[in-house]
RNA sequence: GCCGCGGUGGCGGAAUUGGCAUACGCGCAUGGCUUAGGACCAUGUCCCAUUGGGAUGGGAGUUCAACUCUCCCCCGCGGCA
Numbered sequence: 001g002c003c004g005c006g007g008u009g010g011c012g013g014a015a016u017u018g019g020c021a022u023a024c025g026c027g028c029a030u031g032g033c034u035u036a037g038g039a040c041c042a043u044g045u046c047c048c049a050u051u052g053g054g055a056u057g058g059g060a061g062u063u064c065a066a067c068u069c070u071c072c073c074c075c076g077c078g079g080c081a
Base pairs, nucleotide, nucleotide: 001080002079003078004077005076006075007074010026011025012024019064027045028044029043030042031041032040046054047053048052057073058072059071060070061069
């Protein structure tokens, strides 16, 4: 240099012939249980200027609508030279 795959809450990781973003698990918070802790159970857990809006590595485009499609860039992994 060329080709392919990937980047989503604190962490892992779903959601696609474009249609409820953060399902599920871990972690964390509070409470229950316990002499106490672990385990277990219950509830909650992205952000904001909250009739709503924003957020999927950054930017732009297509579309009524984009994590998903197109283009440029950044980062990581693998292959080829």
Transfer RNA from a Candidatus Omnitrophota bacterium, 81 nucleotides, folded computationally. The coordinates come from a structure-prediction model, not an experiment, and the mean pLDDT is 80. It was read from a public genome assembly. Rfam family: tRNA. From the family's description: Transfer RNA (tRNA) molecules are approximately 80 nucleotides in length.